The prediction has a mean pLDDT of 80.
Predicted 3D model of a 97-nucleotide RNA (c-di-GMP-I riboswitch aptamer) from an uncultured Alteromonadaceae bacterium.
It was read from a public genome assembly, where an Rfam model found it.
The model forms 95% of the base pairs in the Rfam consensus.
[in-house]
RNA sequence: CUCUGUUUUCGGCAAACUUAUCUAAAGAUAAGGACGCAAAGCCCACGGCCUACGGGAAACCAAUUUAUCGGUUGUCUAUGGUAGCGAGGUUGCAACC
Numbered sequence: 001c002u003c004u005g006u007u008u009u010c011g012g013c014a015a016a017c018u019u020a021u022c023u024a025a026a027g028a029u030a031a032g033g034a035c036g037c038a039a040a041g042c043c044c045a046c047g048g049c050c051u052a053c054g055g056g057a058a059a060c061c062a063a064u065u066u067a068u069c070g071g072u073u074g075u076c077u078a079u080g081g082u083a084g085c086g087a088g089g090u091u092g093c094a095a096c097c
Base pairs, nucleotide, nucleotide: 005096006095007094012037013036017032018031019030020029021028022027035084041090042089043088046086047085048082049081050080054077055076056075058073059072060071061070063068064067
């Protein structure tokens, strides 16, 4: 000096929740607030997860022109999200081994 592991926190970040704003929703941002975090620093949506405006197919109801339109119900779908779920890339602090 590098790598791995363990421990610590002067300092750092900030879950739930509250308020405001944006969004169809999920969620995000700001302020407050701390459950936690040694990469909960940065980058990335590959897997997982959340949502379903729009779209697809189905059942039912109604209308008429009888194969179309409208409505209801659940269902599928990311092109919307989540990096504080996992994986990957990259940088880095103190002490000890």